Context: one part of a larger RNA
RNA sequence: GAACGAACGCUGGCGGCAGGCCUAACACAUGCAAGUCGAACGCCCUCUUCGGAGGGAGUGGCAGACGGGUUAGUAACGCGUGGGAACCUACCCAAGGCGUACGGAAUAACUCCGCGGAAACCGCGCGCUAAUACCGUAUACGCCCCCCGGGGGAAAGAUUUAUCGCUAUUGGAUGGGCCCGCGUUGGAUUAGCUAGUUGGUGGGGUAACGGCCCACCAAGGCGAUGAUCCAUAGCUGGUCUGAGAAGAUGAUCAGCCACACUGGAACUGAGACACGGUCCAUACUCCUACGGGAGGCAGCAGUGGGGAAUAUUGCGCAGGGGCGAAAGCCUGACGCAGCAAUGCCGCGUGGACGACGAAGGCCUUCGGGUUGUAAAGUCCUUUCAGUAGGGAAGAUAAUGACGGUACCUACAGAAGAAGCUCCGGCUAACUCCGUGCCAGCAGCCGCGGUAAUACGGGGGGAGCAAGCGUUGUUC
Repeated sequence: GAACGAACGCUGGCGGCAGGCCUAACACAUGCAAGUCGAACGCCCUCUUCGGAGGGAGUGGCAGACGGGUUAGUAACGCGUGGGAACCUACCCAAGGCGUACGGAAUAACUCCGCGGAAACCGCGCGCUAAUACCGUAUACGCCCCCCGGGGGAAAGAUUUAUCGCUAUUGGAUGGGCCCGCGUUGGAUUAGCUAGUUGGUGGGGUAACGGCCCACCAAGGCGAUGAUCCAUAGCUGGUCUGAGAAGAUGAUCAGCCACACUGGAACUGAGACACGGUCCAUACUCCUACGGGAGGCAGCAGUGGGGAAUAUUGCGCAGGGGCGAAAGCCUGACGCAGCAAUGCCGCGUGGACGACGAAGGCCUUCGGGUUGUAAAGUCCUUUCAGUAGGGAAGAUAAUGACGGUACCUACAGAAGAAGCUCCGGCUAACUCCGUGCCAGCAGCCGCGGUAAUACGGGGGGAGCAAGCGUUGUUC
C1' cells in the first nucleotide's frame, strides 16, 4: 500500500447492487418448510333445481433419495485431473411386439345394540366390501438359466371412444455404483507395521469386479522415494496479495464428498441404509391416572446460551420443482420487502457576484497579519429529501407479492443534510497558552526535568470524506 463475512470509538443525508453466527455439530417454546391424484377403488357426510356439486378419512399410485442446511468427521480414490471394464438407471425419447387372455382369495375404510387404555400420529375381537392392491393359470420368437434335451418368467384397467395407461424386449439420453495412474498439510522427540493380513483354488454374495464374505492351501504384503502412529484439515473452480515467481485462503456463487441429538441396523424402493421415514440402545427434554407414552431447527423465522460480533416469529407463488389429463393444489426452494454505513458504486449538503478586506476569535515587532470571498448582502438554481397528481415492464388466455414501488409532471423554499484523524522525522500540515521526567504521548526513532512545532487546550493548517480513525488477520 492492498484486502476483509470483520469488531470497537466518534460521526451520520439519499439511492443502486451485494454480503450479514467466523464462537457452542450448544439446547430449543411457537408457527410454517412435502405433498398431490376422484380420469385407479369402495365408503361416509353436506347441499341439491334430483341433472349434479362439494367435503372427509381410508385402500392404491407417484413424489417424500430432489430442493434446503451444516462442515462435526475424513489425510481418504475423499477431492482434482486423466483413463478403464465387470454394472444399474423411476420418469423421458425411439423401435418393433400389433402382447394387454381366463380365473381366484382377501383386506382397510365401514358396522357392532363388542371391548381395552389416563393418554398416544395407541390398539384388540366378530362381521361386510372394492380396486390400476394381492395370487394362480394361459401365452411369450426376441429375455434369463442351460448338461443344448429342455426348463423358467408378464400384464390393469379408466373414461368424455380416441386417448391416457399396463406388460415384456432392444437402443438412446440422463443420473449413479466400481477400478486404476498422477497430484493433494505438518511431525522421525512416531521406525518398524500387518493374520483376512498378501496371494491362490473353490464357493457364497452383489446391479457389478474384488478377501466383499467363507472353507482349504501357500507365507506372504507394506516401509527412510517415510509404512505405521500422532496432530491438523472437508476438497476444487476460485478469492486476496504480488511485476512475476509465489505466498495466504476456501465466507457469498458453482461442482463433488460427508453428516442430520449420539451410536448401531435394516425395511421399502429404480434410487436411501433415508434431515422433517422405521426399529434398537445411550444421554437429554416433556406428558402421565405411575401402568405407559412423546420429541430431535446443522430447513425459514424466532428464543436462551456462548461471544468483540452477525438481521424479521414479514409478503407472495410469476419462472423452477412435486403431483395431476387438466383446472389446480403444495413449495420459508425461489421472487420480494424489513433491519444494521457491513462493503462497493453513484449523488447531495448549493451556484454566481460580493472589500468597508465588517464584527468576533487568534497571533503581533502594536505598524499590522490571519481566519477571509469566508460571512453579511444581491441575483439565481432545486439534484436528493418533502408535498400533490399520474403511474409501468417484469405475464399474459387469466393471475403482480414487489407496489401506488420505479418512472413522469407540478409545487414550495437555500430551504432538511459534515464529520473524523493528523500537523517532531519517516509523512502532507505551526504558532500561542497551560504543564514542568508530573500529567501524559508513542507504529519505530523517541518526546516531557520552566521558553515542549512531540503532553493538554485555543487559533491556524494538512489529509480523507458519509465517513474517518483504532484493533485483528493475510499478502
Background: Predicted 3D model of a 475-nucleotide part of an RNA (small-subunit ribosomal RNA, 5' domain) from an uncultured prokaryote. The coordinates come from a structure-prediction model, not an experiment, and the mean pLDDT is 83. RNAcentral holds the full RNA, with entries from ENA.